[in-house]
Context: one part of a larger RNA
RNA sequence: GAACGAACGCUGGCGGCGUGGACAAGACAUGCAAGUCGAACGCUCAUCACGGGGUAGCAAUAUUUCGUGGUGGGAGUGGCGCAAGGGUGCGUAACACGUGGGUUAUUUGCCGUGAAGCUGGGAACAACUCGUUGAAAGACGAGCUAAUACCCAAUGUGCUCCGCAAGGAGUAAAGCCGGGGACCGCAAGGCCUGGCACUUUACGAUAAGCCCGCGGCCUAUCAGCUAGUUGGCGGGGUAAAAGCCCACCAAGGCUAAGACGGGUAGCUGGUCUGAGAGGACGACCAGCCACACUGGAACUGAGACACGGUCCAGACACCUACGGGUGGCAGCAGUCGAGAAUUUUUCACAAUGGGCGAAAGCCUGAUGGAGCGACGCCGCGUGGGGGAUGAAGGGCUUCGGCUCGUAAACCCCUGUCAUUUGCGAACAAGGACGCCGACCUAACACGUCGUCGUUUGAUAGUAGCAGAAGAGGAAGGGACGGCUAACUCUGUGCCAGCAGCCGCGGUAAUACAGAGGUCCCAAGCGUUGUUC
Numbered sequence: 001g002a003a004c005g006a007a008c009g010c011u012g013g014c015g016g017c018g019u020g021g022a023c024a025a026g027a028c029a030u031g032c033a034a035g036u037c038g039a040a041c042g043c044u045c046a047u048c049a050c051g052g053g054g055u056a057g058c059a060a061u062a063u064u065u066c067g068u069g070g071u072g073g074g075a076g077u078g079g080c081g082c083a084a085g086g087g088u089g090c091g092u093a094a095c096a097c098g099u100g101g102g103u104u105a106u107u108u109g110c111c112g113u114g115a116a117g118c119u120g121g122g123a124a125c126a127a128c129u130c131g132u133u134g135a136a137a138g139a140c141g142a143g144c145u146a147a148u149a150c151c152c153a154a155u156g157u158g159c160u161c162c163g164c165a166a167g168g169a170g171u172a173a174a175g176c177c178g179g180g181g182a183c184c185g186c187a188a189g190g191c192c193u194g195g196c197a198c199u200u201u202a203c204g205a206u207a208a209g210c211c212c213g214c215g216g217c218c219u220a221u222c223a224g225c226u227a228g229u230u231g232g233c234g235g236g237g238u239a240a241a242a243g244c245c246c247a248c249c250a251a252g253g254c255u256a257a258g259a260c261g262g263g264u265a266g267c268u269g270g271u272c273u274g275a276g277a278g279g280a281c282g283a284c285c286a287g288c289c290a291c292a293c294u295g296g297a298a299c300u301g302a303g304a305c306a307c308g309g310u311c312c313a314g315a316c317a318c319c320u321a322c323g324g325g326u327g328g329c330a331g332c333a334g335u336c337g338a339g340a341a342u343u344u345u346u347c348a349c350a351a352u353g354g355g356c357g358a359a360a361g362c363c364u365g366a367u368g369g370a371g372c373g374a375c376g377c378c379g380c381g382u383g384g385g386g387g388a389u390g391a392a393g394g395g396c397u398u399c400g401g402c403u404c405g406u407a408a409a410c411c412c413c414u415g416u417c418a419u420u421u422g423c424g425a426a427c428a429a430g431g432a433c434g435c436c437g438a439c440c441u442a443a444c445a446c447g448u449c450g451u452c453g454u455u456u457g458a459u460a461g462u463a464g465c466a467g468a469a470g471a472g473g474a475a476g477g478g479a480c481g482g483c484u485a486a487c488u489c490u491g492u493g494c495c496a497g498c499a500g501c502c503g504c505g506g507u508a509a510u511a512c513a514g515a516g517g518u519c520c521c522a523a524g525c526g527u528u529g530u531u532c
Stems, first nucleotide, its partner, number of pairs: 001532004006528005013380006019373002026336003030333003035080003040077002043074014087291003097215007106208002111204007119153004128143006158171005175196006183190002217263003224254003229251004234246003266288004270281004293314005316327004344370001346369003352366001353364004383413004393404004417473001419468005431455004436450004476521005481502003487516005497504002
């Protein structure tokens, strides 16, 4: 000199863009952060419409009950998602990461393309009803029921296994929503047709698993380390190679090019500095990894050994009828604690993206915004021109004057920002609905595409634009002995104090304290810490 996720002191007008728990991976009140699908399914409540029956009435009608359909709510079965997104850096010196390869040793839900199929039947379990039990959380028993839940059989393009081959053995599935002229049927529907699902398989895409070469910390005041250790054979196991695991056999394997041990640490793209070489660092953003109160384990699933799942153990906290239960903010806010120190218990799903859904849509503390903090960078302003009785006043003085100083007053202007009045955005594409047209078609259905119209904004009455008024609301901090730009007076008297280094202060202190003046930077200026 530059830099910082900074802190502290004094000061503080506005805006834009960034950025903000670095310590205690300490403990957490409260709210929210993962749901969705009725176009898979049964039940239940409310309401509307229609139809049938009953009761009262001569009737209109009123009322009740049952059924069907629509709309809205509830829990449940079922499907997909919950393995993404978000957080943190504990652990890890390791194929964890980076880079380049291998996989003839592998898997891959959803997605795309191709091939083939989608037949017949059955038994349950929730919800529900009844009962028992418990303070609660909940648990148990009996009975009924639906399905794209479950099971059996058939078929077998394929796929798997055996086999040289011929061949043999095994192995699937589920429906739902629209539309329809002729034909069949009382109707439902059959039948035809469109879409979405489902099953088997091949290829792709995406995502992942495993293996290898090379690279990147300190320490020798760590010199030897190793028995599943190194290799083989056989087996088990996995999606998959392998001592990954096991039985047996052999005695190997690593090491001064640093094994083993100890310490420290997430790695990288990058960031800071520097002319570079290098050195230091790894906040924000992006990729990978690891973790989710601590330790262990598996289940489900395409994928987890799973942050807001399960089980076991432990510590801690809470409820309790003392028998027993419940919980996990290193998600977003927020609280306490420790600390020099780090924000709102905000708005919206309008956009982008994600999950579910045919769609409408629902959910989304991801995300988009706003709020707070001069924490950083950048921009703007705090006025411009004229103005000498060089005013008053302050300071100094050799008492003549000099200086603050065109500075002020005063005159003439301007209108940035802030204030106020009015107008007022972009970010909106899509989707849906309606008219019309085209394609498809037996079809003026359905479906696909297109023109036009209507509708969708949290930020926000914000940005911006126009008008109004008036210099009005807006400057400080540090330094002044040398290094180092900038000097005098007063006070103090080795005292009080200053200080980055040299050093100042003991009666004329440009070095302490105050004042005037000057210098530097400026909404900041200094100090401290850290890095180069």
A computed fold for a 532-nucleotide part of an RNA from a metagenome, annotated as small-subunit ribosomal RNA, 5' domain. RNAcentral holds the full RNA, with entries from SILVA.